This is a predicted structure of a 1447-nucleotide RNA (small-subunit ribosomal RNA) from an uncultured archaeon. Its Rfam family is "Archaeal small subunit ribosomal RNA". Its family is annotated with ribosome and structural constituent of ribosome in the Gene Ontology. The RNAcentral record of the sequence draws on ENA and SILVA.
RNA sequence: UCGGUUGAUCCUGCCAGAGGCUACUGCUAUCGGAGUCCGACUAAGCCAUGCGAGUCGAGGGUGUCCCUCUUCGGAGGGAUAACCCGGCGAACUGCUCAGUAACACGUGGACAACCUACCCUUGGGACCGGGAUAACCCCGGGAAACUGGGGACAAUACCGGACAGGCCAUCAAUGCUGGAAUGCUUGGUGGCUGAAAGCUGAGGCGCCCAAGGAUGGGUCUGCGGCCGAUUAGGUUGUUGCCGGGGUAACGUCCCGGCAAGCCGAUGAUCGGUACGGGUUGUGGGAGCAAGAGCCCGGAGAUGGAUUCUGAGACAUGAAUCCAGGUCUUACGGGACGCAGCAGGCGCGAAAACUUUGCAAUGCGGGAACCCGCGACGAGGGGACUCCGAGUGUUAGCUUAUGCUAACUGUACAGGUGUCUAAACCGCACCUGUUAGUAAGGGCCGGGUAAGACCGGUGCCAGCCGCCGCGGUAACACCGGCGGCCCAAGUGGUAGCCGCUUUUAUUGGGUCUAAAGGGUCCGUAGCCGGCCUGGUAAGUCCCUUGGGAAAUCUGACAGCUUAACUGUCAGGCUUCCAGGGGAUACUACCAGGCUUGGGACCGGGAGAGGCCGGAGGUACCUCAGGGGUAGGAGUGAAAUCCUGUAAUCCUUGAGGGACCACCAGUGGCGAAGGCGUCCGGCUGGAACGGGUCCGACGGUGAGGGACGAAAGCUAGGGGCGCGAACCGGAUUAGAUACCCGGGUAGUCCUAGCCGUAAACGAUGCGAGCUAGGUGUCAGCCACAAUGCGGUUGUGGCUGGUGCCGUAGGGAAGCCGUGAAGCUCGCCACCUGGGAAGUACGGUCGCAAGGCUGAAACUUAAAGGAAUUGGCGGGGGAGCACCACAACGGGUGGAUGCUGCGGUUUAAUUGGAUUCAACGCCGGAAAGCUUACCGGGGGAGACAGCAAUAUGAAGGUCAGGCUGAAGACCUUACCAGAUUCGCUGAGAGGUGGUGCAUGGCCGUCGUCAGUUCGUGCUGUGAAGCAUCCUGUUAAGUCAGGCAACGAGCGAGACCCGUGUCCCAAGUUGCCAGCAUUCCCUCCGGGGAGAUGGGUACACUUGGGAGACCGCCUCUGCUAAAGAGGAGGAAGGAACGGGCAACGGUAGGUCAGUAUGCCCCGAAUCCCCCGGGCUACACGCGUCAUACAAUGGUUGGGACAAUGGGAGUCGACCCCGAGAGGGGAAGGUAAUCUCCUAAACCCAACCGUAGUUCGGAUUGAGGGCUGCAACUCGCCCUCAUGAAGCUGGAAUCCGUAGUAAUCGCGCUUCAAAAAAGCGCGGUGAAUACGUCCCUGCUCCUUGCACACACCGCCCGUCAAACCACCCGAGUGAGGCCUGGAUGAGGCUGCGGUCUUUGCCGCAUUCGAAUCCAGGUUUCGCAAGGGGGGUUAAGUCGUAACAAGGUAGCC
Repeated sequence: UCGGUUGAUCCUGCCAGAGGCUACUGCUAUCGGAGUCCGACUAAGCCAUGCGAGUCGAGGGUGUCCCUCUUCGGAGGGAUAACCCGGCGAACUGCUCAGUAACACGUGGACAACCUACCCUUGGGACCGGGAUAACCCCGGGAAACUGGGGACAAUACCGGACAGGCCAUCAAUGCUGGAAUGCUUGGUGGCUGAAAGCUGAGGCGCCCAAGGAUGGGUCUGCGGCCGAUUAGGUUGUUGCCGGGGUAACGUCCCGGCAAGCCGAUGAUCGGUACGGGUUGUGGGAGCAAGAGCCCGGAGAUGGAUUCUGAGACAUGAAUCCAGGUCUUACGGGACGCAGCAGGCGCGAAAACUUUGCAAUGCGGGAACCCGCGACGAGGGGACUCCGAGUGUUAGCUUAUGCUAACUGUACAGGUGUCUAAACCGCACCUGUUAGUAAGGGCCGGGUAAGACCGGUGCCAGCCGCCGCGGUAACACCGGCGGCCCAAGUGGUAGCCGCUUUUAUUGGGUCUAAAGGGUCCGUAGCCGGCCUGGUAAGUCCCUUGGGAAAUCUGACAGCUUAACUGUCAGGCUUCCAGGGGAUACUACCAGGCUUGGGACCGGGAGAGGCCGGAGGUACCUCAGGGGUAGGAGUGAAAUCCUGUAAUCCUUGAGGGACCACCAGUGGCGAAGGCGUCCGGCUGGAACGGGUCCGACGGUGAGGGACGAAAGCUAGGGGCGCGAACCGGAUUAGAUACCCGGGUAGUCCUAGCCGUAAACGAUGCGAGCUAGGUGUCAGCCACAAUGCGGUUGUGGCUGGUGCCGUAGGGAAGCCGUGAAGCUCGCCACCUGGGAAGUACGGUCGCAAGGCUGAAACUUAAAGGAAUUGGCGGGGGAGCACCACAACGGGUGGAUGCUGCGGUUUAAUUGGAUUCAACGCCGGAAAGCUUACCGGGGGAGACAGCAAUAUGAAGGUCAGGCUGAAGACCUUACCAGAUUCGCUGAGAGGUGGUGCAUGGCCGUCGUCAGUUCGUGCUGUGAAGCAUCCUGUUAAGUCAGGCAACGAGCGAGACCCGUGUCCCAAGUUGCCAGCAUUCCCUCCGGGGAGAUGGGUACACUUGGGAGACCGCCUCUGCUAAAGAGGAGGAAGGAACGGGCAACGGUAGGUCAGUAUGCCCCGAAUCCCCCGGGCUACACGCGUCAUACAAUGGUUGGGACAAUGGGAGUCGACCCCGAGAGGGGAAGGUAAUCUCCUAAACCCAACCGUAGUUCGGAUUGAGGGCUGCAACUCGCCCUCAUGAAGCUGGAAUCCGUAGUAAUCGCGCUUCAAAAAAGCGCGGUGAAUACGUCCCUGCUCCUUGCACACACCGCCCGUCAAACCACCCGAGUGAGGCCUGGAUGAGGCUGCGGUCUUUGCCGCAUUCGAAUCCAGGUUUCGCAAGGGGGGUUAAGUCGUAACAAGGUAGCC
């Protein structure tokens, strides 16, 4: 820096990604160089075999060989080195990191407390003697390893004596060094001890003593560097002293004695971990992490112990012993120690050849030549790291990307020379090959670079660091194609650093995100006012020494370059020590000051504390009196009290608790907390004074004191209230909420507990930084009132609130009482959960408190604010799909119809709250039709196959069948294609309305929804769109950081209502005329005709209504109330249109359409059946239950519409349905076409009826191939339920409801349906927000899939880690005891021996036993915790979450 908490935002915070390094690993791999790389991590586990330390003949002996001489006995010389003695070395080098938290390491000092072989310097010296021994010879033991006895001889082997010398003690003296003599020097005395080695080639090389040096070591010490306090006390040789012993040397290192100290919060002791450093990785640095390799130091050599030799070891390629392991054996005994180089086994994720050479560098020995060296050099293996090179270049064609041609010669292969110890590599030259031999890994959803490609899969298989993909169209899985990144590499896993200011010194925080201790006092510590003088510890400057090399940086140089290496310089080691100087600041010492702080004085304020006394009302109980049937309680009740007299009124007594009003974002107190009055004792603060002290101060780890309520102990007390408990209700349940009782407790005394959301969620102290406005206490000034006193105004100081500037903050907010700017000190935090849990410790009588983890799990948890949605939150407004008022229904009956359910072979499918259910225009006899049963048909096109040896097709007869040349048998006709197989297709009312278009419903009979610019806010967003008034309306007006605008509302369009104009046919007929009909002669009728266009009507066009006028209300507004006029009045009435969007609403079955499926069946046709079933439930309707009615007879008045295989006048037949003829009509012409309710008259008389008409019987008619399942109509007969409908629910505010009929659609036939039409024609309200909802504002929210939300706990299931756990197993450490290898000391024995043996004391490895402590494993059983798509029970929390929540 990116991704991840959200609908979006800002923040806190963690998780995760990108970088570098290390180890292992998958796939892949051409070459070369360099490197201090390669069994460190696990098993400091075990090892076969070979090698890894020898050398010296100029120390000596001996053996062998050669030469010379020879008296043959031997002598001399040379060579060699198998053996022995001797010298030096073997204590170095090499390996490893177990132990060790320590003077082990680093760094700086000290030794007045030391040693140092070989080397260097100086001085001096080497005299006289002696006895052994190995090899060798002889004889033995033993399997072996090895070993015994006897004999001989030498030395630079060993021993004795002497001199020199050394050491110790003591005395004396002078001087020196130094911080200090205990040191050095000199002299005297005494004691102890006491050196030497030769060889020779004659040059030398050695030997001894003393002193000094160098080198290497030993010891002591300041300082530095891990974790844990859930380790707080540790220690008995411990601390010091005296006297001894021991050592190279100091020292309690060891022994004896005396004293009782010593260490520790600046972390002793204990536990865990770990070799330390130079350095290495990473990082800008500070840091963090590491310590393999190389260098320095340490430690170790199977685990331990002891010791010799030696200058040096406590040695391991030395010895002895114990333990465990391995090998060998003749069972008696022996041998070994790869954490050296190779190599093997084991362990593991994990690491090389049983190579070569001493040529180089070094080391040991030697006088030297040389010898030896698995140190080292060199090669082999390993992409382990770093560096370098290549896998072609150019041109043309084609661009899909390949092809073709030319060129180049790296690396490569072969050879020669050189290089080398010998090789390899390299270098030089020659030759060869048609670029011929040389590219992969990971990734492609975001972060993160590269696919909106194809196929497969279908919450499967799988992927994924994180977020997240996969449930049929996957850019995310598995493949293909294409692309991206890096490249001889590229990915994964694990670890470290960085990123991370995420442990914050640099450089963070703590009101609400994690985090201020409940409060105060105070110890250590840290910090500290003004002035003067001194010191110079801190600090600063200069200088000296050290801080190894390598590593790092720069320059230069050497390998062809680079890596690598070298030279020089710098830096690093962040530091230590010595010397000189400075003195501002800090510190220290001395002196002074008053402003910090304290003391004192004065008058006031106060529920500050403790003790004592007094009072008050209420309540309860008791007693007396009065009085009578209820009281109490609740949403409603009941339990309860009451006839033994309650409740109520009244009088009196007793009891305990409490202290109304005053009372106040008033007061006091450190906090908890404190409230009647009076008194006593007592603490603190403020104000004023400026008398005294003179920095006495601030904070405060540990520590101490105080500390609400509840709780505990003991003793009192107990009116009321009241956990637990008992009843009554509520409820599905109700261990609750409500009611009636009621025990602890609440009260007092004495003690304990020590916690709270102990909160201002804000530690204490000091200083600085705008103000305004209240209030409390004190003081001052002024004013009022005649004084006292009181009141008011202003000021100062101190407290306590509100608002607010700068500033701060993620924001909310804070803002002189800071959360601003600074200083000092303390406490606390570091993702969520597990968990304030477990274990341990400690306190407590207990309850429990304090301290306080981990495994495991998880990608978030969280803060503030925003927009929505929601609320059994609030406010305002609105609606007959809300209420109220009124009218009429539904819900009951019968029937029709739709749905569910059931049934069925099938009862096809869809729609399911409003917004499914007389809906899919869906009134299905066939068709429709998708369902069921049965039968039949059909493959365009391509390939294969069949076919003139006759395909397909047609047909008589027979069979099959319900029927059928559909099929089968036989036969005939005819003449070119054929569905047998594979693909593919037509078709599909097959799937998916959650892949879609279109259309529709609904929110919505709503009034909202946006944009531009600007402004506010870090931002999401907000303002505008809010407020007031008003409206049907975001309608309008006024105000306002807004100003404008779009869509919607309105306007607009259609119809109805009034008037006017124009036009009159198929309309109309007032007036005129004609014709016809009837006549009671008065007249009447028929638009039939001429004619007319008045009226009606029809068609077209216009006018009219705008709060325009008046009054009032309102703001002089918008508008509202009333009125006038008018056909119509405030939107005139009724429609159409109708926003941004939501609802994964409905429809793949109307059509269209992606994908999937069927494809001879899920396609097409036919017949029959079904969709009409029927125990039931629901919805819409119809008809009724009657008298406002029914029946019979008579009489009156419409409108909208329809009509060609249709409407049908009119005539005839029939009781009727209807039938037979038939004019006219393609329609303002003809026709359907009698409207009905209504009016008049009569009957019926409250009855299951002259109501009601279901059901059923009989007869008939119509449509249609066909009315059985299953149509409609007529007539007669039959005459069911039903007497006004529970809970609940629907519609309606006027030409509406109600009621009456008519038309059309569908249609062969068929309306109780739908869509229209007219007739008659009410009641009630003029309101409200109570119910149901809608809109706006506001509020809360843990919701955002948005309350049909979210979410908690028990129980049940599975898995995981953990805690407790009777016990059991293993290990570490400590203590005690036993045995006791071995060592020191002492004694004794053998005594020829420095040897051996025995005894005792002491130390003591190892083993065993006992105890303690600690770690780990297992464990019956118990416990909680975590996790896990759809288990059980409830509903605790989030809204007033339905009883506010929480501590």